Notes:
Transfer RNA from a Candidatus Rifleibacteriota bacterium, 76 nucleotides, folded computationally.
[in-house]
RNA sequence: AGAUCUGUAGCUCAGUUGGUAGAGCAACGGCGUCACAUGCCGUGUGUCAUGGGUUCGAGUCCCACCAGAUCUACCA
Repeated sequence: AGAUCUGUAGCUCAGUUGGUAGAGCAACGGCGUCACAUGCCGUGUGUCAUGGGUUCGAGUCCCACCAGAUCUACCA
């Protein structure tokens, strides 16, 4: 330098054909307890890396760009 893949909640990850953004864990609030823990009930807390485009509508399609991983090539 080129190719491919990844980027979505605090963490690990889903998200089907473009049609209301989700799960587990964690966290928070409540019940409970002398106080905790366990348990039970409730709550998604989010610039879908970023910018733009297409579309009635984009996490999803297109372009650019950033970061990371892998491979190839080049230099030494």

Its Rfam family is "tRNA". By type it is a transfer RNA.